[in-house]
Context: one part of a larger RNA
Molecule: large-subunit ribosomal RNA, domain VI
Organism: uncultured Candidatus Saccharibacteria bacterium
RNA sequence: CGUUAGAAGAUUGCGGGGGCCCGGUCUUAGUACGAGAGGACCGGACUGGACGUACCUCCGGUGUAUCAGUUGUCCCAACCGGGGCACCGCUGAGUAGCCGUGUGCGGUUAGGAUAAGCGCUGAAAGCAUCUAAGCGCGAAGCCUGCCCCAAGAUAAGUCUUCCUUAUCAGGGUCGCUGAAGAAUACAGCGUUGAUAGGCUGCAGGUGUAAUGACGGCAACGUUUUCAGCCGAGCAGUACUAAUAGCCCGAAAGC
Numbered sequence: 001c002g003u004u005a006g007a008a009g010a011u012u013g014c015g016g017g018g019g020c021c022c023g024g025u026c027u028u029a030g031u032a033c034g035a036g037a038g039g040a041c042c043g044g045a046c047u048g049g050a051c052g053u054a055c056c057u058c059c060g061g062u063g064u065a066u067c068a069g070u071u072g073u074c075c076c077a078a079c080c081g082g083g084g085c086a087c088c089g090c091u092g093a094g095u096a097g098c099c100g101u102g103u104g105c106g107g108u109u110a111g112g113a114u115a116a117g118c119g120c121u122g123a124a125a126g127c128a129u130c131u132a133a134g135c136g137c138g139a140a141g142c143c144u145g146c147c148c149c150a151a152g153a154u155a156a157g158u159c160u161u162c163c164u165u166a167u168c169a170g171g172g173u174c175g176c177u178g179a180a181g182a183a184u185a186c187a188g189c190g191u192u193g194a195u196a197g198g199c200u201g202c203a204g205g206u207g208u209a210a211u212g213a214c215g216g217c218a219a220c221g222u223u224u225u226c227a228g229c230c231g232a233g234c235a236g237u238a239c240u241a242a243u244a245g246c247c248c249g250a251a252a253g254c
Base pairs, nucleotide, nucleotide: 001152006162007161008160009159010158011157015149016148017147018146021049022048023047024046025045026044027043033038051106052105053104054103055102059100060099061098062097066093067092068091069090070089071086072085073084074083075082076081110144111143112142117137118136119135120134170248171247172246173245174190175189176188177187178186195241196240197239198237199236200235201234202233204230205229206228212223213222214221215220
């Protein structure tokens, strides 16, 4: 821009893409078959490998604005307690998120038409013959069925609702944001508000802060103290910021 008024939501599926894998054990059954050795079809139950996909409850990794320990040096005048730098200084742990080695799920079943092949009926050719007329069975393959995209499918589809001529319906700009994201887009929210921050509580992490008291000559220990501190998690709460506004949007119809 088109889809022939405009708009919000919900859809059909022309067509396209994905997927389609392969074992093992038990049973049927030591049965059918076979002199024996050996040893099934069909069907049933269970369990794996690789692959794919989703997720983070568990296991594990990372976790550079979390916590603790600790070395050197500079600084806060000194002590105490802290801060900067040194690969995040080093070391031990670790929430959310993101991940796999972790967890869940998937391939199935089924229908249709067939290939090779196997048949029925059956003439040409009084026989025979699966074929010439006619009919059937028959593959991990083909068309459906399963999952995803999908009306620019210009053949531009369908349904519901809104709007009815004006301060329309609706959309945008702008702002607060997001397991959305390079910008854009997409999604949520904008006071008729829990969208983000803050605060409070909880979960979770670290592992028992500082001060004081007590003990020890001291290093230090014990106690106050399952303390103190804390990023992303879950809630609650308008304290802060989403203010106020502006723009786009009609002549199909009557």